Source information: This is a predicted structure of a 368-nucleotide RNA (Bacterial RNase P class A) from an Alphaproteobacteria bacterium. The gene name in the source record is rnpB. Its Rfam family is "Bacterial RNase P class A". Rfam links the family to the GO terms ribonuclease P activity, dimeric ribonuclease P complex and tRNA processing. The sequence is in RNAcentral, with records from ENA.
[in-house]
RNA sequence: CCAGAUGGCUGGAUGGUCGCUUUCUCUCCGCAAGGAGAGCGAGAGGAAAGUCCGGGCUCCAUGGAACAGGAUGCCGGGUAAUGCCCGGCGAGGGUGACCUCAGGGAAAGUGCCACAGAAAUUAUACCGCCUUCGCAAGAAGGUAAGGGUGAAAUGGUGCGGUAAGAGCGCACCGCGCUUCCGGUAACGGAAGUGGCAGGGUAAACCCCAUCCGGAGCAAGACCAAAUAGGGAUGGCGUGCCUCGCGCAAGCGGGGUAGGAGGGUUCCGCUCUGAGUCAUCCGGGUAGGUCGCUAGAGGUAGCCGGUAACGGUUAUCCCAGAGGAAUGACUGUCCCCGACAGAACCCGGCUUAUAGGCCAUCUGGCAUU
Repeated sequence: CCAGAUGGCUGGAUGGUCGCUUUCUCUCCGCAAGGAGAGCGAGAGGAAAGUCCGGGCUCCAUGGAACAGGAUGCCGGGUAAUGCCCGGCGAGGGUGACCUCAGGGAAAGUGCCACAGAAAUUAUACCGCCUUCGCAAGAAGGUAAGGGUGAAAUGGUGCGGUAAGAGCGCACCGCGCUUCCGGUAACGGAAGUGGCAGGGUAAACCCCAUCCGGAGCAAGACCAAAUAGGGAUGGCGUGCCUCGCGCAAGCGGGGUAGGAGGGUUCCGCUCUGAGUCAUCCGGGUAGGUCGCUAGAGGUAGCCGGUAACGGUUAUCCCAGAGGAAUGACUGUCCCCGACAGAACCCGGCUUAUAGGCCAUCUGGCAUU
């Protein structure tokens, strides 16, 4: 100097004149709710987006067990929690810095591997090679080392052996089993042993391990106002025991069968116990206030930790609209301006992004 990898910051700046929303303070009007004016201050994002996850918060729900359903899937750590983040292991890609992984189990079972090919679990013999017979064509037997097909073909390379070959034998590698060593663990290494269960696929069914109440700010609370505690149909059932009152009819109390409450079942629990369940039609309200922003909060220093992160000290308050607030005009500068607007809040992931800047690392070239 060129190329690349990883991480981070920013997202036009600076003035003037008006305008918009809002906390607080002051003044005035008003019985109150509230209204008007003035002033200091504050006022859209790194993704506010997607609504894919996890929570806070609010309300509802009957506890436990089994089954069903759903989610996650190497090991360890972090966190309020997660399918997230950090570190490590393994596999694959890359010269490398680094990147990617829906990463448990194929010796529990079932399924699938199209086409091509001889054959893809009854594994098989198309070409080829070898032996015998034969004048030849060809026939019989052996073979899976060579070739072809394919994503994948009796584990790979080499040597020996053989009629030609083949783990047929041997060496090394791979694979299975056993033992030891290192590591918290995933896993790695070493030794011994066995010719060795055709191979792949679980983002196929399945098996294993762990975890799992529901709904959601249109949650919910309060105030005010209004209406019709309305009507129809159907299912199940209105049973039993006991006490009191009463001449009786009957009335009241207690218990039980039964019914309802969860995805299903069982055991319990709650309500009901003469009503209950389901469906349909019809009527009123949908106005106002709160919820609504001080937080698992931001920033800086120090300590612990490889890191994610945690602790501690100091400091700061940084939108709360309600059909939805930051707009109009104008001067200068230059990076000439991308993706794009909060609606209860927070932590992640994913997607989009003009331009500018910083740090670390890798490779190449040249010079010293």